[in-house]
The RNA shown here (transfer RNA) has 74 nucleotides and comes from Penicillium olsonii. NCBI's taxonomy places the organism under Eukaryota, Opisthokonta, Pezizomycotina, Eurotiomycetidae, Penicillium. The prediction has a mean pLDDT of 81. RNAcentral records the identical sequence in 2 taxa. The sequence is in RNAcentral, with records from ENA.
């Protein structure tokens, strides 16, 4: 270069599952303090990597592409 196998979901780490997505950390307002941190409430952040089939209905099922971690081969 080639085959094979994993993964890609919020700014990072990761859950989730065929019926329009959730936690911790972090971020913001507020409370509380003389004031900070701490602690509490509350709120903002996500077209679930990109396309294409399957389905009434896809983050989830399947093919292709592309990142990216590992294997084996030469």
């Nucleotide at each position: 270069a080639g085959c094979c196998c994993g993964u890609u979901u919020a700014g990072c780490u990761c859950a989730g599952u065929g019926g329009u997505a959730g936690a911790g950390c972090g971020c913001g307002u507020c409370a509380c303090u003389u004031g900070u941190a701490a602690u509490g409430a509350c709120g903002a952040g996500g077209u679930c990597a990109g396309u294409g089939g399957u389905u009434c209905a896809a983050u989830c099922c399947c093919g292709c592409u592309a990142g990216u971690g590992g294997g084996c081969c030469u």